[in-house]
Molecule: transfer RNA
Organism: Candidatus Omnitrophota bacterium
Order: sequence, then C1' cells, then structure tokens
RNA sequence: GCGGGCGUAAUUCAAUGGUAGAAUGGGAGCUUCCCAAGCUCCACACGGCGGUUCGAUUCCGCUCGCCCGCU
Repeated sequence: GCGGGCGUAAUUCAAUGGUAGAAUGGGAGCUUCCCAAGCUCCACACGGCGGUUCGAUUCCGCUCGCCCGCU
C1' cells in the first nucleotide's frame, strides 16, 4: 500500500428498517440481631461524520480504532 472482519452500558452479549434489551457490576430501599442470600426500584450505551428512507443499531459512502490475510 491492497483486501476482509469487528465496533452497542463499567464488563460480557442480544436486537436483519418501526419504543435499544438481558446478565454481571454500581446506587437506593425491603427483609435479617448482623452479614450473606433473596425481592423491588434507579442510573448508565448503538465509534465519528454524511447519504438513502416517512423512519437507520440495521442499508450505502468516507473516516477512526482493533484484529486477520496479501504485498
């Protein structure tokens, strides 16, 4: 330099065009003599910029990061 794959919450993963979900973790409360466990509630995310579309995490382009292959 060329080609391909991946990028979603603090972490690990879902969601193939129509309200972004779960688990673990974090905070608050209930329960208990205390702790642990259990139950309820709360906060937290679509890498960035454009395009297509009534509507984009999803499709397209560029770009950034990581990984793989070729040279």